[in-house]
Context: one part of a larger RNA
RNA sequence: CCCUCGUUAAGGAACUAGGCAACAUAGCCCCGUAACUUUGGGAGAAGGGGUGCCUGCUGGGGUGAUGAAAAGAGCCCCGGUGGGUCGCAGUGAAUGGGUUCUAGUGACUGGUUACCAAAACCACAGGUCUCUGCAAAACCGAAAGGUGAUGUAUAGGGGCUGACGCCUGCCCAGUGCCGGAAGGUUAAGGGGAGAGGUUAGCGCAAGCAAAGCUUUGAACCGAAGCCCCGGUGAACGGCGGCCGUAACUAUAACGGUCCUAAGGUAGCGAAAUUCCUUGUCGGGUAAGUUCCGACCCGCACGAACGGCGUAACAACUAGAACACUGUCUCAACGAGGAACCCG
Repeated sequence: CCCUCGUUAAGGAACUAGGCAACAUAGCCCCGUAACUUUGGGAGAAGGGGUGCCUGCUGGGGUGAUGAAAAGAGCCCCGGUGGGUCGCAGUGAAUGGGUUCUAGUGACUGGUUACCAAAACCACAGGUCUCUGCAAAACCGAAAGGUGAUGUAUAGGGGCUGACGCCUGCCCAGUGCCGGAAGGUUAAGGGGAGAGGUUAGCGCAAGCAAAGCUUUGAACCGAAGCCCCGGUGAACGGCGGCCGUAACUAUAACGGUCCUAAGGUAGCGAAAUUCCUUGUCGGGUAAGUUCCGACCCGCACGAACGGCGUAACAACUAGAACACUGUCUCAACGAGGAACCCG
C1' cells in the first nucleotide's frame, strides 16, 4: 500500500455520470397533518412533545379463600394523577422508516434474461375485431385417437389494445377479407369433325382407298379461381405542392392553380420523438448543454402499431430541496486481517 471496521477540527456534495457508498431517521404514547383524489386514499404525510427509577392517591378488568346473598382478603393485568430522585444521555443494549417538491413512463398486485439487464419489457382486469351451431372452430397425430370439453355463442379459438376519465377524425385507389353472380377467361373430363400410318380391293401406271388396328385431334359442353360488380379501417395501410393577397411593417382569415383514394381532425408538441439546437422567452442557481413552464418554425407527434389526461402504486428514469454525513477540500489516527521482515 491492500481488505474489513472505528473516530475525526472547520466546512457540508465543493466529490461524482449520478449523494454511489456511508451518515442520518427509527420502537411505543400524545398532539398535529397540505395539494390532489377514483372519496378508498394521500398518511407513519409533513412537523412537534413525551419515554428511567422510587413513592403517595385513585379508576377499571380477571381470578377468588369465606359467605345465603350483598360483599370480599390475596394475586395478576390495563390505566389516571401528585410528590421525589439519578445520569451527558431513560425505545440508555439489540432490533428498528430519512423526508419533501416537480416531471416522464407504466394504471395497479404479479412475471422476466437460472449465472452481468427487474425495466418504460411481458402479463393483467377492461375494450374491440374476427372465426366457431357442435362429429364446432383451432391444435397434436400417416392413423386410430386425443386436446378443445364430459364445455355449447353469457361458450371456445385467434388478432390488436391495455385500469379509469374524455375521446378515437378523413381515405376502400392499391393489398387483404366478406358478399355477388350476368358477362370474359379457364383444368381434368366429355366430345369427336378432320388428318397420318398400315392394306383387302381398284388401276397398265401414277395413284385412289372400305373395314379393322393404330397415331393424332378441331368445334362444342365444362367448377372454383382470376377479370368484373359492391362492401369493409379497433383489416395491411395512407392522410400534398406552388403562387398571390389586409391603410407602417410583418403575417395571411381570403383567392388562384396543379395533383390525389384522401390530403392529419381533436388533443399534444424542441417531446423516451427536434437534425439545425445549449432554438427563443420565463422560472429555479452567484453561475444551469440537464430540469420545470411557455412558444410552434412538428428535419421526422397524432388518435386501440391507440391520442390526451389521471388519484394510488414503483429496488423504474430525470431535476430540485431539507436533514445528514470522510463522497470531497485533505487527509490523520486507531483495531483486526492480509502482505512483508526475522526466527
Source information
The part of an RNA shown here (large-subunit ribosomal RNA, domain IV) has 343 nucleotides and comes from a metagenome. The RNAcentral record of the full RNA draws on SILVA. The coordinates come from a structure-prediction model, not an experiment, and the mean pLDDT is 88.